[in-house]
RNA sequence: CCCGACAAAGGCAAACCACACGGAAGUGCGGGGCGCAAAGCCGCGGAUCCAAAUGAGUUAGGAAAGCCGGGCUGCCGAAA
Numbered sequence: 001c002c003c004g005a006c007a008a009a010g011g012c013a014a015a016c017c018a019c020a021c022g023g024a025a026g027u028g029c030g031g032g033g034c035g036c037a038a039a040g041c042c043g044c045g046g047a048u049c050c051a052a053a054u055g056a057g058u059u060a061g062g063a064a065a066g067c068c069g070g071g072c073u074g075c076c077g078a079a080a
Stems, first nucleotide, its partner, number of pairs: 003077002011036002016031002019028003034066001040072003044069003048063003053059001
């Protein structure tokens, strides 16, 4: 490096609920805890979702990393 334990120490936080923001997807914050060894960071490729504005439209644009790849970084150390 790879790998990942009924290990140790710590970390994150789905659904749902309250409040705030947004046209929406959704986001922030508090509660909550299904899960997670990158569930840390980056919308680069694919898929997905929204799309006020527009006559209309998977169009401009936006969202999402807890869908799959890719890039960067990182705690711990049994076994193989």